[in-house]
RNA sequence: AGAGAUAUAUCUUAACGGUAAAGUAUUGGUCUCCAAAAUCAAAGAUGAAGGUUCAAUUCCUUCUAUCUCUG
Numbered sequence: 001a002g003a004g005a006u007a008u009a010u011c012u013u014a015a016c017g018g019u020a021a022a023g024u025a026u027u028g029g030u031c032u033c034c035a036a037a038a039u040c041a042a043a044g045a046u047g048a049a050g051g052u053u054c055a056a057u058u059c060c061u062u063c064u065a066u067c068u069c070u071g
Base pairs, nucleotide, nucleotide: 001070002069003068004067005066006065007064011023012022013021018054026042027041028040029039030038047063048062049061050060051059
C1' cells in the first nucleotide's frame, strides 16, 4: 500500500427489518450462629456520523479502533 473480518451490559456470547435475550460479575432481599452455596429481585448495553424505510443491532455510505491475509 491492497484485501477481508469484528465492534451489543464489567466480561463472554445471542437477536427473520417490528418491545434488545441470556450466562457471569455488581447491588439488595430469603436461608444460615456467621459465612459460602442455593434461591428471588434490581440496575446495567447496540463504536461515531449520515442515508434508505412507517419502523434499523440488522440494509447502504464514510470515519474510528482492533485482528487476519497478501506484498
Overview:
Transfer RNA from Candidatus Vidania fulgoroideorum, 71 nucleotides, folded computationally. A source record names the gene trnW. The sequence is in RNAcentral, with records from ENA. Rfam family: tRNA. The coordinates come from a structure-prediction model, not an experiment, and the mean pLDDT is 83.